[in-house]
RNA sequence: GCGGCCAUAGUCUAGUGGUAGGAUAUGAGCUUCCCAAGCUUAGGACCCGGGUCCGAAUCCCGGUGGCCGCA
Numbered sequence: 001g002c003g004g005c006c007a008u009a010g011u012c013u014a015g016u017g018g019u020a021g022g023a024u025a026u027g028a029g030c031u032u033c034c035c036a037a038g039c040u041u042a043g044g045a046c047c048c049g050g051g052u053c054c055g056a057a058u059c060c061c062g063g064u065g066g067c068c069g070c071a
Stems, first nucleotide, its partner, number of pairs: 001070007010024004018054001026042005047063005
């Protein structure tokens, strides 16, 4: 330099065009003599810019970052 794959919450992860979901962590409550465990509940996310579309996490273009391969 060229090509491929990936980017969603503090962490891990699902979601292939129609209200972003789960686990874990965190806060509050219940339970307990206390802790742990368990139960209920709350808040929290689509890497950035543009385009297509009635509608984009999803499709397209560019950028940034990571991984892999080729040179």
This is a predicted structure of a 71-nucleotide RNA (transfer RNA) from Candidatus Micrarchaeum sp. Its Rfam family is "tRNA". The family's RNA type in Rfam is transfer RNA. The sequence was found in a public genome assembly. The coordinates come from a structure-prediction model, not an experiment, and the mean pLDDT is 83. Taxonomically the source falls in Candidatus Micrarchaeum (Archaea, Nanobdellati, Candidatus Micrarchaeia, Candidatus Micrarchaeales).